Molecule: transfer RNA
Organism: Cavenderia subdiscoidea
RNA sequence: AAGAAAAUAGUUUAAUAGGUAAAAUGAAGGUCUCCAAAAUCUUAGAUGUAAGUUCAAAUCUUAUUUUUCUCG
Numbered sequence: 001a002a003g004a005a006a007a008u009a010g011u012u013u014a015a016u017a018g019g020u021a022a023a024a025u026g027a028a029g030g031u032c033u034c035c036a037a038a039a040u041c042u043u044a045g046a047u048g049u050a051a052g053u054u055c056a057a058a059u060c061u062u063a064u065u066u067u068u069c070u071c072g
Base pairs, nucleotide, nucleotide: 002070003069004068005067006066007065010025011024012023013022019055027043028042029041030040031039048064049063050062051061052060
């Protein structure tokens, strides 16, 4: 320098053709217990960034940032 892939909650992963962003784990609080653990209930928390198309975008298009891989 060229090509390819990935970016979603603190972490690990979903979202079958564009149509309500889901779960596990973790965090906070409650119940239970003499206390703790376990169990159970509730709450908060996310689509890398910026534009475009569309009634509607995590998903399609463009640019850009970071990371990984391949080639020389």